[in-house]
Context: one part of a larger RNA
RNA sequence: CUGGGCGUAAAGGGCGUCUAGGCGGCCCGGUAAGUCGUGCGUGAAAGCUCCCGGCUCAACCGGGAGAGGCCGUACGAAACUGCCGGGCUUGAGGGCCGGAGAGGGGGGUGGAAUUCCCGGUGUAGCGGUGAAAUGCGUAGAUAUCGGGAGGAACACCAGUGGCGAAGGCGGCCCCCUGGCCGGUGAAGGCGUGUGCGUCUUGAAGGUCCUGGUCUGCGGAUCGGGACUGGCGAGACGAGCACGCUACCUGACGCUGAAGCGCGAAAGCGUGGGGAGCGAACGGGAUUAGAUACCCCGGUAGUCCACGCCGUAAACGAUGGUGACUAGGUGUCGGGUGUGGGAAGCACACGCGGUGCCGCAGCUAACGCGAUAAGUCACCCGCCUGGGGACUACGGCCGCAAGGCUAAAACUC
Numbered sequence: 001c002u003g004g005g006c007g008u009a010a011a012g013g014g015c016g017u018c019u020a021g022g023c024g025g026c027c028c029g030g031u032a033a034g035u036c037g038u039g040c041g042u043g044a045a046a047g048c049u050c051c052c053g054g055c056u057c058a059a060c061c062g063g064g065a066g067a068g069g070c071c072g073u074a075c076g077a078a079a080c081u082g083c084c085g086g087g088c089u090u091g092a093g094g095g096c097c098g099g100a101g102a103g104g105g106g107g108g109u110g111g112a113a114u115u116c117c118c119g120g121u122g123u124a125g126c127g128g129u130g131a132a133a134u135g136c137g138u139a140g141a142u143a144u145c146g147g148g149a150g151g152a153a154c155a156c157c158a159g160u161g162g163c164g165a166a167g168g169c170g171g172c173c174c175c176c177u178g179g180c181c182g183g184u185g186a187a188g189g190c191g192u193g194u195g196c197g198u199c200u201u202g203a204a205g206g207u208c209c210u211g212g213u214c215u216g217c218g219g220a221u222c223g224g225g226a227c228u229g230g231c232g233a234g235a236c237g238a239g240c241a242c243g244c245u246a247c248c249u250g251a252c253g254c255u256g257a258a259g260c261g262c263g264a265a266a267g268c269g270u271g272g273g274g275a276g277c278g279a280a281c282g283g284g285a286u287u288a289g290a291u292a293c294c295c296c297g298g299u300a301g302u303c304c305a306c307g308c309c310g311u312a313a314a315c316g317a318u319g320g321u322g323a324c325u326a327g328g329u330g331u332c333g334g335g336u337g338u339g340g341g342a343a344g345c346a347c348a349c350g351c352g353g354u355g356c357c358g359c360a361g362c363u364a365a366c367g368c369g370a371u372a373a374g375u376c377a378c379c380c381g382c383c384u385g386g387g388g389a390c391u392a393c394g395g396c397c398g399c400a401a402g403g404c405u406a407a408a409a410c411u412c
Stems, first nucleotide, its partner, number of pairs: 003384004007366002012380001014262004021255003025088007033081002035077007048066007091252001092249003095184005103177007110154001115149007125136002162169002188245007196237006205228010267308006276302002281297004319379006327357007335349005361368002385412003394405004
């Protein structure tokens, strides 16, 4: 030294991607670095354990023996880790067939509403509040009708819904583009052949009844109906055989210090835009005051392009991956099956999301509870009493604002 923790007590990095590193599935063979064993060497003195002895005892001291750890070396073992070689398919990835979505970027376009402008109607008020006033209005407002301009946001649909790594994403159409889910691993699909079953159609032939024509009355010929007959053809269904096809890679993995990228709002730079809203600011009220809350105005900003900033209650206040551990109920997207089942639809099963309830278990409690805060493994980040201090100094970054990293004295 081998510690305890991180939903709310201090503590999960805002998110992703990847480097080093750490960790790593199943089987076989080899090797012997780690590992284990044995022998030898080494292991100063002091110390430690045991024995004997000296101070009247003890502490203390003297003598003897022993042990341990570490290290070196030789030989041996081969389960585990490592390394080398070979193989596998469950992890991972791909192919093929389907699918949902406000995922991202660009372009176009639509209607409602607010404001402003023009014109019509129309006249004395409108607006606003707890009540008022500032404000607007006879230079014609508010209201209402018609026309026009411009900017921003997209009612209903809308969900306890969906998508995205997070930030976040919502009218409609087009273009470009990322991710995700389901099915498939031959038990499927397609084709050919073959017989079977059901249904439909149904020839020749046979038996019976019957009609027309001709006749030399023996018959010949052309039909119709009933029953029978069942070659063959078609549809549907399940089956068998054969052929084709649909599978591929083979541990390629997990995590991830740095690095790089993304990153709400506000803010900054340059240029545009500006309807509504609106920090600052002006005014009216309220009040003891009112640097506010309320009202009338209103600049930056909010919008766009490009470039910065890099923060947040960036929250699920809960890092990522994998495995395992009762159930119930809703919802979203695939699949399979059942229902006459073709369709809507319903139900069942299973996959992937997203909610609620809940057993065991966990938790200080609240609560969590297969979307774990349960039980485990691996990797990263972080905490270590409060204040000082999301500070100072230094460094790095930034145009700036400031950001990141991050103390101490002192004090309780």
Molecule: small-subunit ribosomal RNA, central domain
Organism: uncultured bacterium